[in-house]
RNA sequence: GGCCCCAUCGUCUAGAGGCCUAGGACGAAGCCCUCUCAAGGCUUAAACACGGGUUCGAAUCCCGUUGGGGUCACCA
Numbered sequence: 001g002g003c004c005c006c007a008u009c010g011u012c013u014a015g016a017g018g019c020c021u022a023g024g025a026c027g028a029a030g031c032c033c034u035c036u037c038a039a040g041g042c043u044u045a046a047a048c049a050c051g052g053g054u055u056c057g058a059a060u061c062c063c064g065u066u067g068g069g070g071u072c073a074c075c076a
Stems, first nucleotide, its partner, number of pairs: 001072007010026004018056001028044005049065005
């Protein structure tokens, strides 16, 4: 350098064009319960890497950029 794959809450992830102003688990905060703590129950906050395009509609499809990984080539 060519090609391929990946990028979503703090972490791990669901998602395959409309049911997503994005769901779940753990973690965090608050409340309840409890003599106290833990456990348990309820509630809340928290994310689509970036820029374009296609479309009535994009987390999802296409192109590019960035970052990560794989593979091949180059590397006297």